Predicted 3D model of a 72-nucleotide RNA (transfer RNA) from Candidatus Ancillula hodotermitis. Its Rfam family is "tRNA". About the family: Transfer RNA (tRNA) molecules are approximately 80 nucleotides in length. The family's RNA type in Rfam is transfer RNA.
RNA sequence: GCCUUCUUAGUUCAGUGGUAGAAUACGUCCAUGGUAAGGACGGGGUCACGGGUUCAAGUCCCGUAGAAGGCU
Numbered sequence: 001g002c003c004u005u006c007u008u009a010g011u012u013c014a015g016u017g018g019u020a021g022a023a024u025a026c027g028u029c030c031a032u033g034g035u036a037a038g039g040a041c042g043g044g045g046u047c048a049c050g051g052g053u054u055c056a057a058g059u060c061c062c063g064u065a066g067a068a069g070g071c072u
Base pairs, nucleotide, nucleotide: 001071002070003069004068005067006066007065010024011023012022013021018055026042027041028040029039030038048064049063050062051061052060
């Protein structure tokens, strides 16, 4: 220098163009003789950034930044 993949909750990750989710962590409550185990509920998101397409974009297209891998 060129190519590919990835970027979504504090963390690890799903998400086939039509309401953004799970696990874990955190908070409250239940339960227990008690608890670090168990159960219920809840809070938490500029979907990396900027544009484009579309009635509608986390999702498709382009660019930028960052990360990982490969080629030379």
Lineage of the source: Bacteria > Actinomycetes > Bifidobacteriales > Bifidobacteriaceae > Candidatus Ancillula. The sequence is in RNAcentral, with records from ENA. The coordinates come from a structure-prediction model, not an experiment, and the mean pLDDT is 84.